[in-house]
Model confidence (mean pLDDT): 77 of 100. This is a predicted structure of a 59-nucleotide RNA (Fluoride riboswitch aptamer (crcB RNA motif)) from an Actinomycetes bacterium. Of the family's consensus pairs, 100% are formed in the model. NCBI's taxonomy places the organism under Bacteria, Bacillati, Actinomycetota, Actinomycetes.
């Protein structure tokens, strides 16, 4: 300078908050299919809860 390893900080994990746990980074992340008209899942990486949305049903 350049590889690894550890331990500390930070940070990321398709649409919003906490917790905890995992997994990755120092740049992780920025979803899938198509005939590219268009189409399909989901507020979560895992659970648990709150807040938004959409559907249904009783008051």
């Nucleotide at each position: 300078c350049g590889u690894g390893g550890a331990u500390c900080c930070g940070g990321c994990g398709a649409u919003g908050g906490a917790g905890c746990c995992c997994g990755c980074c120092g740049c992780a992340c920025c979803g899938c299919c198509a005939u590219c008209g268009g189409g399909c899942u989901g507020a979560c990486g895992g659970c648990u809860c709150c807040u938004g949305c959409a559907g249904a049903g009783c008051a």